[in-house]
The RNA shown here (transfer RNA) has 75 nucleotides and comes from Thaumarchaeota archaeon 13_1_40CM_3_38_6. Rfam family: tRNA. The family is grouped with related families in Rfam's "tRNA clan". The sequence is in RNAcentral, with records from ENA and MGnify. The source organism's lineage runs through Archaea, Thermoproteati and Nitrososphaerota. The prediction has a mean pLDDT of 80.
Formats: sequence, structure tokens, C1' cells
RNA sequence: GGGAUCGUGGUCUAGCUUGGUUAGGAUUCGGGCCUUGGGCGCCUGAGGUCGUCGGUUCAAAUCCGGCCGAUCCCA
Repeated sequence: GGGAUCGUGGUCUAGCUUGGUUAGGAUUCGGGCCUUGGGCGCCUGAGGUCGUCGGUUCAAAUCCGGCCGAUCCCA
């Protein structure tokens, strides 16, 4: 230098093909219930504007392009 895959709460992950409900789940953290106490379990709340900038569209995490970053392959 060329190519492939990927980037979503503090952490992990689904959703992307087929654009359309308030971006779902686990974990973590705060509060409560339960317990003699703790753990487990249960209830409830907090935490994202989907790497970033643009484009298409009535509407974009999702489609298209640039850039940045990670991993791998080729040179």
C1' cells in the first nucleotide's frame, strides 16, 4: 500500500439480510421485599441517543460514501 470482518449503556450481547412500536436481554450500580444476618430469589429505578462526519428517504442502529479505531490475510 491492497483486501476481509467488526465498532450498540461501565462490561458482554441481540437487533442490520427484509428501514417503521419507547433500541431488547444479561451483568453492574441505587432503592425496596424476603432472612436472626448474609447469600440466592423477587420487585423497582439508573445507565445508549448505536465509532464519527455526510448522503439517500416521509422515516436510518439498519441502505450508500468518506474518515477514525480494532483484529486477520496479502504484499